[in-house]
RNA sequence: UCGUGCUAGACGGGGAACUAGCGGUGCCCUGCACCCGCAAUCCGCUAUAGCGGGGUUGAACUCCUGCUCGAGGUCUGGUGAUCUAAGGUUUGGCCAUCGUAAGCGGCGUUGAUAGCCGGGCCCUGCAGAACGGCUGGGCUGCAAACCCCGUCAGGGCCGGAAGGAAGCAGCGGUAAGCAGUUUCACCCGUGUGCUGCACGGUCUCCUGGCUGGAGCAGGCUGCGAGAGGUAUCACUUGGAGCAUCUUAUCGACAGCAGGUGCACGA
Numbered sequence: 001u002c003g004u005g006c007u008a009g010a011c012g013g014g015g016a017a018c019u020a021g022c023g024g025u026g027c028c029c030u031g032c033a034c035c036c037g038c039a040a041u042c043c044g045c046u047a048u049a050g051c052g053g054g055g056u057u058g059a060a061c062u063c064c065u066g067c068u069c070g071a072g073g074u075c076u077g078g079u080g081a082u083c084u085a086a087g088g089u090u091u092g093g094c095c096a097u098c099g100u101a102a103g104c105g106g107c108g109u110u111g112a113u114a115g116c117c118g119g120g121c122c123c124u125g126c127a128g129a130a131c132g133g134c135u136g137g138g139c140u141g142c143a144a145a146c147c148c149c150g151u152c153a154g155g156g157c158c159g160g161a162a163g164g165a166a167g168c169a170g171c172g173g174u175a176a177g178c179a180g181u182u183u184c185a186c187c188c189g190u191g192u193g194c195u196g197c198a199c200g201g202u203c204u205c206c207u208g209g210c211u212g213g214a215g216c217a218g219g220c221u222g223c224g225a226g227a228g229g230u231a232u233c234a235c236u237u238g239g240a241g242c243a244u245c246u247u248a249u250c251g252a253c254a255g256c257a258g259g260u261g262c263a264c265g266a
Base pairs, nucleotide, nucleotide: 001266002265003264004263005262006261009057010056011055012030013029014028015027020046021045022044023043024042034054035053036052037051038050063259064258065257066256067255068254072250073249074248077245078244079243080242082240083239084238085237086236087235089231092233093230094229095228097225098224099223100222102221103220104219106216107215114211115210116209117208118207119206120205121201122200124198125197126196127195129192130190131189132188133187135185136184137183138181139180140179141178142177148173149172150171151170157164158163
């Protein structure tokens, strides 16, 4: 130096969490790198740190160490936006109230605001009217078996007769009474009213006249005020995760370098 056969070792690793600590199962990230049993209410170990059994590979590009790179995870602090819970005036927003009158619009010299007078209107009282009601009168109609009137058939009575008196029904009228009605009178009443008179009211509404001489009102927009309401938006506080920066930490894969057995034979 080459060949053959063994052994140490290897047959994934890492992060967070758990743990006195280590590893595993589970979760996550990388990645392709055996099998079976145990295992989160954990399982098994003790700084030599999974336990038990089986299999493959094996001194190397595959094992060990160092360095570089760096996926990814976690920690500290900050920023940004999102979601969520609470608050309620303290600020912004909205509503409502009040004020103002800058702009627009409206009315106004065919006369605004203001002042005075009159009337309507409102109140009280009186008169009168209207309406309604009771009563009485007038008129009309109905209305009396008899105890109202007139006429009284029939029938009865008196008379010798002639005649006479009385008188029911019927008919007509009338009284008490009942009803109606154009009307007349008295009395009572009222949510009637362009009737009259008198006394009051005048805050408000309408109308007429006079004085006077340019504003009035606050509809929309704007502005202001605080004591009201609302709570989604702004604001405050709390929480959750996301993105990014920073601090610290661990770090797979990959790359580079170095190191590392035994036996036999040639």
This is a predicted structure of a 266-nucleotide RNA (Bacterial large signal recognition particle RNA) from an uncultured Armatimonadetes bacterium. It was read from a public genome assembly, where an Rfam model found it. Rfam family: Bacterial large signal recognition particle RNA. Rfam's curators write: The signal recognition particle (SRP) is a universally conserved ribonucleoprotein involved in the co-translational targeting of proteins to membranes. Rfam classes the family as a non-coding RNA gene. The coordinates come from a structure-prediction model, not an experiment, and the mean pLDDT is 76.